[in-house]
This is a predicted structure of a 348-nucleotide part of an RNA (small-subunit ribosomal RNA, central domain) from Blitum bonus-henricus. The coordinates come from a structure-prediction model, not an experiment, and the mean pLDDT is 87. NCBI's taxonomy places the organism under Eukaryota, Viridiplantae, Streptophytina, Mesangiospermae, Blitum. The RNAcentral record of the full RNA draws on SILVA.

Context: one part of a larger RNA
RNA sequence: UGGCGUAAAGCGUCCGUAUGUGGAUUUUUAAGUCCGUCGUCAAAUCCCAGACCUUAACCCUGGACAGGUAGUAGAAAUUACCAAGCUGGAGUACGGUAGGGGCAGAGGGAAUUUUCGAUAAAGUCGUGAAAUGUGUAGAGUUCGGAAAGAACACUAACGGCGAAAGCACUCUGCUGGGCCGACACUGACACUAAGAGACGAAAGAUAGGGGAGCGAAUGGGAUUAGAUACCCCAGUAGUCCUAGCCGUAAACGAUGGAUACUAGGCGAUGUGCGUAUCGACUCGUGCAGGGUUAUAGCUAACGCGUUAAGUAUCCCGCCUGGGGAGUACGUUCGCAAGAAUAAAACUC
Numbered sequence: 001u002g003g004c005g006u007a008a009a010g011c012g013u014c015c016g017u018a019u020g021u022g023g024a025u026u027u028u029u030a031a032g033u034c035c036g037u038c039g040u041c042a043a044a045u046c047c048c049a050g051a052c053c054u055u056a057a058c059c060c061u062g063g064a065c066a067g068g069u070a071g072u073a074g075a076a077a078u079u080a081c082c083a084a085g086c087u088g089g090a091g092u093a094c095g096g097u098a099g100g101g102g103c104a105g106a107g108g109g110a111a112u113u114u115u116c117g118a119u120a121a122a123g124u125c126g127u128g129a130a131a132u133g134u135g136u137a138g139a140g141u142u143c144g145g146a147a148a149g150a151a152c153a154c155u156a157a158c159g160g161c162g163a164a165a166g167c168a169c170u171c172u173g174c175u176g177g178g179c180c181g182a183c184a185c186u187g188a189c190a191c192u193a194a195g196a197g198a199c200g201a202a203a204g205a206u207a208g209g210g211g212a213g214c215g216a217a218u219g220g221g222a223u224u225a226g227a228u229a230c231c232c233c234a235g236u237a238g239u240c241c242u243a244g245c246c247g248u249a250a251a252c253g254a255u256g257g258a259u260a261c262u263a264g265g266c267g268a269u270g271u272g273c274g275u276a277u278c279g280a281c282u283c284g285u286g287c288a289g290g291g292u293u294a295u296a297g298c299u300a301a302c303g304c305g306u307u308a309a310g311u312a313u314c315c316c317g318c319c320u321g322g323g324g325a326g327u328a329c330g331u332u333c334g335c336a337a338g339a340a341u342a343a344a345a346c347u348c
Base pairs, nucleotide, nucleotide: 002319003318004317005302006301010316012199013198014197020191021190023086025084026083029080031079032078033075034074036072037071039069040068041067047063048062049061050060089189090186091185092184094181095180096179097178101175102174103173104172105171106170107169108152112148113147114146115145116144117143118142123134124133160167161166204245206243207242208241209240213239214238218234219233220232221231256315257314258313259312260311261310264293265292266291269288270287271286272285273284274283297304298303321348322347323346330341331340332339333338
């Protein structure tokens, strides 16, 4: 002393220990730091100046600068330490408020399938076209009754909430977090985070239930040169619930977290203030989250652009040519599937 949106590279997400870093005022000490002095760091070598071999090299004489280290006299801005106080960071209490945030319980209607009764009589289903299938043992159609399981149309929105995964019919109970406003209290209590811990879609696996629809596997019908597919008719595991497991995804904003600063315009969510009004609107404005467009700046370009990929600081993670390879071996975890960690030979 380089990087990490798309070229290799941000852990899936959080919590928090060690570590690292840390607001502003006064005081103490003097460890870091700064300044002086003293000892030492053999000679040769290197560097500078000079001398001598006719010159040069070699050789000879003298001299350092800078730096390290030990002692000692000082300085006190700054880092650190001691002590005391501060409120801006952070938190607590108070008053409001929005929300598909979470868990549990109860209820609801539409649709689907099955079944029962009625209707009615030859088809129906399906496709590009067909066939398998289904139907005179009465299907399909239409009407009424019943049951079951799963999912919740419209509202619905470049809207909301959550750390992420994710969360939407309605109501009730319990419960977490956020935001805004006033300023009452504590007084730096903060940021980050190796290891550890927790959560973590779908699929999968275990045990017990459940099984309407859909549907890996599988069977059949088509298509085709073939068709272990796309299309059609069926259909098991699964999908659903309970308990424990697995721990991975293009787990994506392909963008780690925190703080501060740096033009605007438009639209919309929550909340406060002023204006307006009988009131709801309206207009201006503050804070928070979430969009779009764009200046400066950045970027290889695309693009990013106060939600930065700009300007800076702190901390963590990760990268170092392609293949071999996220593989082998070993270890840890797992019932298994496998996951995590993680090379080399060789080759271009």